[in-house]
RNA sequence: GCAGCCGCUCGGGUGGUCGCCGGCUCUUCCCCCGAAACGGGGAAGCGCGGGAGGAACGUCCGAGCUCCACAGGGCAAGAUGCCGGGUAACGCCCGGUGCGAGCAAUCGCGAGGAAAGUGCCACAGAAAACAAACCGCUCGGCUGCUCCCGCAAGGGCGCCGUCGAGCAAGGGUGAAACGGCGGGGUAAGAGCCCACCGCGUCUGCGGUGACGUAGACGGCACGGCAAACCCCAUCUGGAGCAAGGCCACGUAGGAGGGUGAACGGCCCGUUCGAUACCCUCGGGUAGGCUGCUGGAGGGGCGCAGCAAUGCGCCUCCUAGAGGAAUGAUCGCCGCCGCGCCGAGGGCAACCGAGGCGCGGGACAGGACUCGGCGUAUGAGCGACUGCGGCC
RNA sequence: GCCGGAGUAGCUCAGAUGGUUAGAGCGGGCGUUUCAUACGCGCUAGGUCGGGGGUUCGAUUCCCUCCUCCGGCA
Repeated sequence: GCAGCCGCUCGGGUGGUCGCCGGCUCUUCCCCCGAAACGGGGAAGCGCGGGAGGAACGUCCGAGCUCCACAGGGCAAGAUGCCGGGUAACGCCCGGUGCGAGCAAUCGCGAGGAAAGUGCCACAGAAAACAAACCGCUCGGCUGCUCCCGCAAGGGCGCCGUCGAGCAAGGGUGAAACGGCGGGGUAAGAGCCCACCGCGUCUGCGGUGACGUAGACGGCACGGCAAACCCCAUCUGGAGCAAGGCCACGUAGGAGGGUGAACGGCCCGUUCGAUACCCUCGGGUAGGCUGCUGGAGGGGCGCAGCAAUGCGCCUCCUAGAGGAAUGAUCGCCGCCGCGCCGAGGGCAACCGAGGCGCGGGACAGGACUCGGCGUAUGAGCGACUGCGGCC
Repeated sequence: GCCGGAGUAGCUCAGAUGGUUAGAGCGGGCGUUUCAUACGCGCUAGGUCGGGGGUUCGAUUCCCUCCUCCGGCA
């Protein structure tokens, strides 16, 4: 320098002018109640103080909170799935194991069970799972032919065909072929036997554990798929702030249909209950207050821990809204890119403090609140790896 | 804001338990019929199965994620 890989930080600052949305104080005006106001409500204005994010996004997980029995039993359904730890909890995070990718730094894994059962494995191929035999290899019988030996009967070698028996080494198919490779052995072969590797079982040792490692034994029995059904273990009641509570206003015990309802998958059970409840149609009201924001919150230091994280101390933080405000513009500074000038350095190529001009500044907007994940996105810094060059 | 559903040919929809080549109707094109058109008849083209990734020998189908569209609520 090029390529890669991992982690961290920030998401411009400041001032002027004009605006936007809440809160508080004051002034003026209007309305309501009332005997009265230091009561209630609204509008305008001055002042003070405040006003989006790292993802506020997607709504994919987990919770808080609220209501339905503060939530019960069973079935069903769903989720998770190596080991250990963290956490309020999680499908998240940290550390490790095994497998896989990469030369490496490093990264990925839905990674329980296929010797419980069922199912599937297209095409090709002989055979796709209690194995089988297409070509092929070997042996034997029979028929035929050629050649050889023999006077002859007959015998022998070879070839073709066919029948029977043995074999699974080789060929070929496939994503996958019933251990691999080498040697011995054999009529030909074969874990038939042996060494090594793989696999399984047992034992020892190390580790909390996943697992690792060493030895012995077993001749191989056990193909793949569970993001197919399923089995095993663990977990899960439902709905969601448009939850829910209070007030005001309106209303017709209307018409039709259905049935006990709460309990929103089903059954049981519990509670309530015939002046009951649900659905559809029709009609009415669509106002106010609350829930509402300070919280498993952020930062610093110390301690424990490899880490995630926890504990202690100090410190910081005031959007809460209703279809919804946080903006526009002009300067200065800062950042990035390009161009020009350029002190100075160098033999040169070139490097270059600084100055001027032009341009750029992404993704994106709270709506009950948190913890994660995923996705979008601008810039900077640092560690590490590979290759190449120079000193 | 919260909850639910759907993306397959130009349009409307099928598709299975994962299997060789994804279909149907309408529409389009060509031919035939007719004096000509329509209808009819015959033939035919047209697909990133919304995008990406994963599981698998194999994915439109199973799983994850993103995008787009639609519906419901006091």